[in-house]
RNA sequence: UCCGGCGUGGUCGAGCGGUGAGACGCGCGACUGUUACUCGCGAGGCGCAGGUUCGAAUCCUGCCGCCGGAG
Numbered sequence: 001u002c003c004g005g006c007g008u009g010g011u012c013g014a015g016c017g018g019u020g021a022g023a024c025g026c027g028c029g030a031c032u033g034u035u036a037c038u039c040g041c042g043a044g045g046c047g048c049a050g051g052u053u054c055g056a057a058u059c060c061u062g063c064c065g066c067c068g069g070a071g
Stems, first nucleotide, its partner, number of pairs: 001070007010024003018054001026042005047063005
């Protein structure tokens, strides 16, 4: 330099173009003599910038980062 894949809460990880699952963790509460366990509730996320579209995490382009391959 070229090719391919990936980028979603603190972590892991789903997601046909139509209000972004779940788990762990965190906060509050219930339960218990108590920590814990268990149960309930809650906060918290689409790498960045454009484009297409009535509507984009999803499609397109560029950039950034990570992984793999070629030279």

Description: Transfer RNA from Rubrobacter sp., 71 nucleotides, folded computationally. Taxonomically the source falls in Rubrobacter (Bacteria, Rubrobacteria, Rubrobacterales, Rubrobacteraceae). Rfam family: tRNA. Rfam links the family to the GO term triplet codon-amino acid adaptor activity. Rfam describes the family as follows. Transfer RNA (tRNA) molecules are approximately 80 nucleotides in length. Its mean pLDDT, the model's own confidence on a scale to 100, is 84.